[in-house]
RNA sequence: AGAGUUUGAUCCUGGCUCAGGACGAACGCUGGCGGCGUGCUUAAUGAAUGCGAGUCGAGCGAAGGGUCGAGAUAAGCUUGCUUAAAUCGGUUCUUAGCGGCGAACGGGUGAGUAACACGUAGGGAUCUGCCUUUUUGACUGGGAUAACAGCGAGAAAUUGCUGCUAAUACCGGAUACGCUGGAGACAGGAAAGGUUUAUGACUGGAAACGGUCAUACGCCGCUUAAAGAGGAACCUGCGGCCCAUCAGCUAGUUGGCGGGGUAACAGCCCACCAAGGCGACGACGGGUAGCCGGUCUGAGAGGAUGAACGGCCACACUGGGACUGAGACAUGGUCCAGACUCCUACGGGAGUUAGCAUCAGGGGAUCUUGCGCAAUGGGCGAAAGCCUGACGCAGCGACGCCGCGUGGGGGAUGACGGCUCUCGGGUUGUAAACCCCUGUCCAGGGGGACGAACAAAUGACGGUACCCCUGGAGGAAGCCACGGCUAACUACGUGCCAGCAGCCGCGGUAAUACGUAGGUGGCAAGCGUUGUCCGGAAUUACUGGGCGUAAAGGGCAGGUAGGCGGUCUGAUAAGUCAUCCGUUAAAGCCCCAGGCUCAACCUGGGAUCUGCAGGUGAUACUGUCAGACUAGAGUGUGCUAGAGGAGAGCGGAACUGCCAGUGUAGCGGUGGAAUGCGUAGAUAUUGGCAGGAACGCCAGUGACGAAGGUGGCUCUCUGGGGCAUGACUGACGCUGAGCUGCGAAAGCCAGGGUAGCGAACGGGAUUAGAUACCCCGGUAGUCCUGGCCGUAAACGAUGGUCACUAGGUGUUGGAGGUAUCGACCCCCCCAGUGCCGCAGUUAACGCAAUAAGUGACCCGCCUGGGGAGUACGGCCGCAAGGCUGAAACUCAAAGGAAUUGACGGGGGCCCGCACAAGCGGUGGAGCAUGUGGUUUAAUCGGAUGCAACGCCGAGAACCUUACCAGGAUUUGACAUCCCCGGACCGCCUUAGAAAUAGGGUUUUCCAGGCUUCGGUCUGGACCGGGAGACAGGUGGUGCAUGGCUGUCGUCAGCUCGUGCCGUGAGGUGUUGGGUUAAGUCCCGCAACGAGCGCAACCCUUGUCGUCUGUUGCCAGCGGUUUGGCCGGGCACUCAGACGAGACCGCCGGAGUAAUCCGGAGGAAGAUGAGGACGACGUCAAGUCGGCAUGCCCCUUACAUCCUGGGCUACACACGUGCUACAAUGGCCGGUACAAAGAGCAGCGAAGCCGCGAGGUGGAGCGAAUCUCACAAAGCCGGUCUCAGUUCGGAUCGGGAGUCUGCAACUCGACCCCGUGAAGUCGGAAUCGCUAGUAACCGUGGGUCAGCAACACCGCGGUGAAUACGUUCCCGGGCCUUGUACACACCGCCCGUCAAAUCCCCAAAGUCUGUAACACCCGAAGCCAGUGGGCCAACUUAGGAGGCAGCUGUCGAAGGUGGGACCGGCAAUGGGGAUUAAGUCGUAACAAGGUAGCCGUACCGGAAGGUGCGGCUG
Repeated sequence: AGAGUUUGAUCCUGGCUCAGGACGAACGCUGGCGGCGUGCUUAAUGAAUGCGAGUCGAGCGAAGGGUCGAGAUAAGCUUGCUUAAAUCGGUUCUUAGCGGCGAACGGGUGAGUAACACGUAGGGAUCUGCCUUUUUGACUGGGAUAACAGCGAGAAAUUGCUGCUAAUACCGGAUACGCUGGAGACAGGAAAGGUUUAUGACUGGAAACGGUCAUACGCCGCUUAAAGAGGAACCUGCGGCCCAUCAGCUAGUUGGCGGGGUAACAGCCCACCAAGGCGACGACGGGUAGCCGGUCUGAGAGGAUGAACGGCCACACUGGGACUGAGACAUGGUCCAGACUCCUACGGGAGUUAGCAUCAGGGGAUCUUGCGCAAUGGGCGAAAGCCUGACGCAGCGACGCCGCGUGGGGGAUGACGGCUCUCGGGUUGUAAACCCCUGUCCAGGGGGACGAACAAAUGACGGUACCCCUGGAGGAAGCCACGGCUAACUACGUGCCAGCAGCCGCGGUAAUACGUAGGUGGCAAGCGUUGUCCGGAAUUACUGGGCGUAAAGGGCAGGUAGGCGGUCUGAUAAGUCAUCCGUUAAAGCCCCAGGCUCAACCUGGGAUCUGCAGGUGAUACUGUCAGACUAGAGUGUGCUAGAGGAGAGCGGAACUGCCAGUGUAGCGGUGGAAUGCGUAGAUAUUGGCAGGAACGCCAGUGACGAAGGUGGCUCUCUGGGGCAUGACUGACGCUGAGCUGCGAAAGCCAGGGUAGCGAACGGGAUUAGAUACCCCGGUAGUCCUGGCCGUAAACGAUGGUCACUAGGUGUUGGAGGUAUCGACCCCCCCAGUGCCGCAGUUAACGCAAUAAGUGACCCGCCUGGGGAGUACGGCCGCAAGGCUGAAACUCAAAGGAAUUGACGGGGGCCCGCACAAGCGGUGGAGCAUGUGGUUUAAUCGGAUGCAACGCCGAGAACCUUACCAGGAUUUGACAUCCCCGGACCGCCUUAGAAAUAGGGUUUUCCAGGCUUCGGUCUGGACCGGGAGACAGGUGGUGCAUGGCUGUCGUCAGCUCGUGCCGUGAGGUGUUGGGUUAAGUCCCGCAACGAGCGCAACCCUUGUCGUCUGUUGCCAGCGGUUUGGCCGGGCACUCAGACGAGACCGCCGGAGUAAUCCGGAGGAAGAUGAGGACGACGUCAAGUCGGCAUGCCCCUUACAUCCUGGGCUACACACGUGCUACAAUGGCCGGUACAAAGAGCAGCGAAGCCGCGAGGUGGAGCGAAUCUCACAAAGCCGGUCUCAGUUCGGAUCGGGAGUCUGCAACUCGACCCCGUGAAGUCGGAAUCGCUAGUAACCGUGGGUCAGCAACACCGCGGUGAAUACGUUCCCGGGCCUUGUACACACCGCCCGUCAAAUCCCCAAAGUCUGUAACACCCGAAGCCAGUGGGCCAACUUAGGAGGCAGCUGUCGAAGGUGGGACCGGCAAUGGGGAUUAAGUCGUAACAAGGUAGCCGUACCGGAAGGUGCGGCUG
């Protein structure tokens, strides 16, 4: 610091997602040790049990215990002892009660609270126990009461009565200041004692030893007053959440006077008076929330957060209340009400863990009913001390942070095993084994703290930390990931399944994305996941964004608040700046040191705490005050243009209607028609009249207006602008939330009006339909008056104002200069309105002084798409509806501009047998052949628009053959290797359909070595047997492939290098003007060159020449059987080799040129004709069944062999052909002329036989020699005479044959005889062909035993017609344009309906909750009142004072009531979203086939259609 994701690609906008850090966490897998921290975030739910606040006997009485001494009396007996013991005197301990202090601290929690609750800085009208300092006093009296005792009540809790008693308990009197009140005089107001020691007096006791009193030094207390410290209370400024779909709130409310009340100010409370107070700088209301220091994140600014620790606040089951007290309205107090739990004898009682543990429950989730007061701190006490779940420690949890370990060094035959493999290897991997070491942690043993202050004693932790010794590598590694982002790859399994996934996306048989394994990467006692926060996100933009087209300028104006504001001078010092002072607690963060072995952690010091308040100073700028100015703004004066506005009047053209004339059969309308009108006289035409609406030409990117908008002429009223002048005012200005006004069309209300047009509606067409487009009608409406509505693509999709920043050129209005008869021209200024263009700017397009440039000020608006401008609420409206305006849910995009393509029922140019012009066909018939379909045991398989279908297949009777049935074989029919045996073959025979199996017979081959020459050994070939490696597969995948092929298309295209342009995709070149068959060539040009294509080079053919002449040829010569047959020749034909020839070269014309047109010559003329040759690429085109090949599958079978069958089926449908339908013909007879081929398991002559197929025969020929082999159409002659025929030849399960072959039944071809079907030229539609072509005619070859060949590939013979032309159909090329397409129009895409799921809204109602209001009731309690009653202290008395009771105000809960608000559920209704393959249409994107869209109105199954006005996107 960025990255992924919209596209075919690009740039931009924009959202989503990821990488980081953090956590009081949780979950999954795993888990060795220690230190330091930390641990109910949920139910402020409910709680068993224990503990958590007591202490003081030196305040008091009393009770009890221990002990010392004495001891009446009693008992025992060793008769003066022991024991017991009333009692007495001491001493000591304990404590129920009275009393004092504490219990208001400490500890917990965050429910409530949006508040002076908190933070911060201040303020003045206050209180303060204990503590500190100072001051005064402590004199004198009195009456009670608990405990206790007695008698009662009650189950208990508890409690009544009577009697006794003490005090540092209570009360009076005295005294009293510096206290209180009062102007003052004056008045009022306090107390408590205890105790150590010493001395003295009195006294108790047997003594020990006490008691009382007095005095004295102390100590602890008490009282008055002043002050301090610390604490507490109150008030104020400022600061910190969301909602305006909460906009008005308020009666003690705001203030005053007087009272009351408080520690104290105050409507804090009360009576009266006034009518105020708060609020867009957000009152009131609703929601949420303890606040802060801090914490997390971030570069910062910010954002989020408020666990632990610290400060403050609030709360203690819920609500209310006071008492006591220095302090509470009191967590472990009290009273009342309510809820709940428990006890109960049913009459009543007790309790509340948000203290520490603990339990239940809730929950994804959070610990021990531990030890100790040793330390620190707190309460009480004079103290010892007691109490302390505060605290110190320990326990549990990897919950977090930090540290350590699981070993170190050596060790290559790179072991075994695993995984993989191209089988060679690679990898795990120095990893292991093995050798040598070490001892952290661990185990055992020994020692053993600091923490303890304070002389001693005192340690929960703890026999802990730490140290020493011994032991032994022994006990200690996992988790996640490996497609990209993002470090890390292979194998197998799976087969859109199972699954993964943060985003993009993986998975449909070769998955680096699923699962497993090996390997690798990362982190490590942890690792991942989930959740939450910040970051990245400049994605709310203060730092730091935008608004022409991406989301976003308000429809326009006036103007309030507010914000901002010209020049000069002075004053002030609020803002601002400087400096000082106070504060900003501690902890934390940061820095520097130090202590635990380090670190985490802890300690010390420093820095910081950006804030607030105060003091002093500065005065440029802003503000404020004062004065001045004229450049902003306004006024005046002169001139001026204009569809600016309102009202009234007038005019002509057109239209329609009516009347009348002329006139006759049509008119009208359309793509074509029809509906309609017209013989009752239309249309047309003439005249007249009437009516309403709109104003032609002028007219113009001309004018005016703020916008909407404004157009005949005249008059009246009226707003604004411009130019000139520089007289006047003197900043009077700009913007503008709310607010107010204006605001096209449509629409609404009332009343008029209505010619034309014309939603709706009716009719006619079109159409599959046509609720449309077209036509004929036609109502609202359009018009006027008055009133509403308030919206538009209300657009320049561009808010207003001011200033600045090159120019050029139009146009409207005005002024000036020059010159002049003249503003005619020319120059120039201002104001408006256009175009072009520089800088600049922009994502690009573009904008560019009329900015979208550069700045300033103010307003409005935006923050992904959909849901949705919808719902709810509010406001407005008569209504339609408008304004304001969400959420759930859902998607990963939605978008802008530009690029390349493709496409268009867009445009331009140009080609092609593309159309047209022609000729002949197909489609109808019969047959052949291929295919579909059907059938079948099987009818093997493939090819499927053009570009499958006489295609693979250039030959299916067996074979082929892949299919089916049956019979067989299993190392195999075929290849290599090993072992054993043997030649094999052949022949005969048995079984069988054959394969096969059995039997018989026969013979050993080649090479080498040895040899006794009999033979034997080895190797090889071949055969048989055997074992296993393996063979084999026309099984699958052409969507895993190679190779080959088809197609666009023989179309003229497709690209590259460098340069240039563009942010980029990309463009340029290759476009343009010409030309060509051609991106062929020329010219021009930011391009210059080049490559693959085109052309040429190659083959055939057309002319000529040279060479060579056999098997070819024969002109001349000779011979001849008359046949180039022979001699001879090589001239010619021909054969083949090599050359020549044609290039727009020449001439004329046009043109710059390329080139075109014409001509000559020439065998050939404009690439002469034909062929081969097929650019980059497209179609996942075709082929795994030609071949090759990856992977998968079968292995006694999906392999192999055999027999038979099938591929030849047949209701049908289609393609391709053949033959025909006849006279341009059929038949018969005669007769002429080819080319190119093939041939030895071959072609096969003559001759003979047969009607013929053919047979026989065997000459010749491996072929320019021989053979196939007679070419046919043609020509000559004859016949038939228009008919289902002398056409046609199908069919035949009629007959008879020939040939091939092991074999013609299924299932061959041919011959002869007989039979003699359909068919009389073919519907819609459709094909080929532009010249030696079409058409017609025969001929050869391949395959092949034969042949279903009418096919295919060649060859020649005869030999046409037509092309005006490019509008149209099809295909293609180039340029351009639009695009919402890019799988590219066979595209995309809209709405209803149907189905499923989810979400939301409405809804009769129903059920909660919340906060108020009105009234009723009214506990406790404070306060107030009070007849009567009661009472110890003071009092002579009276009385003062007090208590209970009663009454009243207030008052919680409760009750009743009508409303408000938030919600739950809900029949049903509505909408939305989503969902591979549902229905109906085709609205939009191209001129999308009616241009689209906006507003509005009406209509329609639906998209939508139409009317009116508007926009160009």